[in-house]
Context: one part of a larger RNA
RNA sequence: CCCUUGCUAAGGAACUCGGCAAAUUGACCCCGUAACUUAGGGAGAAGGGGUGCUUGAGCUUGUGGAAGGAACUUGUUCUGGAAGCGAAUUCAAGCCGCAGAAACUAGGCCCAAGCGACUGUUUACCAAAAACACAGGUCUCUGCAAAUCCGUUAAGGAGAUGUAUAGGGACUGAUGCCUGCCCGGUGCUGGAAGGUUAAGGGGAACAGUGAGAGCUGUGAACUGAAGCCCUGGUAAACGGCGGCCGUAACUAUAACGGUCCUAAGGUAGCGAAAUUCCUAGUCGGGUAAUUUCCGACCUGCACGAAAGGCGCAACGAUUUGGGCGCUGUCUCGGCGAGGGUCUCG
Numbered sequence: 001c002c003c004u005u006g007c008u009a010a011g012g013a014a015c016u017c018g019g020c021a022a023a024u025u026g027a028c029c030c031c032g033u034a035a036c037u038u039a040g041g042g043a044g045a046a047g048g049g050g051u052g053c054u055u056g057a058g059c060u061u062g063u064g065g066a067a068g069g070a071a072c073u074u075g076u077u078c079u080g081g082a083a084g085c086g087a088a089u090u091c092a093a094g095c096c097g098c099a100g101a102a103a104c105u106a107g108g109c110c111c112a113a114g115c116g117a118c119u120g121u122u123u124a125c126c127a128a129a130a131a132c133a134c135a136g137g138u139c140u141c142u143g144c145a146a147a148u149c150c151g152u153u154a155a156g157g158a159g160a161u162g163u164a165u166a167g168g169g170a171c172u173g174a175u176g177c178c179u180g181c182c183c184g185g186u187g188c189u190g191g192a193a194g195g196u197u198a199a200g201g202g203g204a205a206c207a208g209u210g211a212g213a214g215c216u217g218u219g220a221a222c223u224g225a226a227g228c229c230c231u232g233g234u235a236a237a238c239g240g241c242g243g244c245c246g247u248a249a250c251u252a253u254a255a256c257g258g259u260c261c262u263a264a265g266g267u268a269g270c271g272a273a274a275u276u277c278c279u280a281g282u283c284g285g286g287u288a289a290u291u292u293c294c295g296a297c298c299u300g301c302a303c304g305a306a307a308g309g310c311g312c313a314a315c316g317a318u319u320u321g322g323g324c325g326c327u328g329u330c331u332c333g334g335c336g337a338g339g340g341u342c343u344c345g
Stems, first nucleotide, its partner, number of pairs: 001340008010331002014329001019326001027051005036041001038174001052095007060087004068079005096100001108324007115316002120132002136172007148158003175311004180241003185238002187234005194229003200223002205218005242260005269303001270300001281297005
């Protein structure tokens, strides 16, 4: 010097990206316990007190059955409940120690916000999460030899010894309040008309050959399915949800008007947000001082309604900010124990 570990004056997060690590707390009994809430919770909330031993008294209770009493069939039955031996608990007095859950084992707590409802699952060996799943919601397919899937276009099998309150697929993700407008494009779906359209049918007409009959070939009109065109529907289908100019008796702003474009121009709610570039926006709170945090504002570069929107109790080895307690994290070091390093063998 390194590793593991114990103690440490005064201070107490000044350390640091960050209280990381360590410390604090810790058992049982009693008292007491807020906001909020889905009325279950929150809650061991928080915050207090007690705990050993000896003696005494009380109370409850288990066991135990004495004295006494009654009845008669005179030795039995019934009643009765004492002593003794325990258990739990209360009170009082006393005793000892620094310390009585005497050692070991055994929550630190609170406030506010983001995300995900929750318990679960995951990158075996750098990620445990806000990712996945989830109950619930919606759409869609499927009438049974089901749809869908496995299988060499098979036999066969799964679905299922199930039958639409079932099974498959997709999205969303408890619950509460809700889920706006657009069907022009793409997709899906309905549509006994019409257009286009393959093989096939059809055979006018023509060609080759032949003496001819014929044989061979080319082949128009007409006919001819799905599809496409066409015409409706459909967004919890893929998706989309504007610009410019002017206007009110200070100014500013624009309820209002004009105009262009569109399929329709973003509704409710939320908003510098896990989304805000400018930005450390501005104001307020918290601090002596804060690019973080919380509450507002709205100028949303580039939120927005099941790729769900906005809330929300409970939950979380989650993320962020603040506080109390506590401490060698630090000021700033020091001392000790064990094991290494080092030297010799």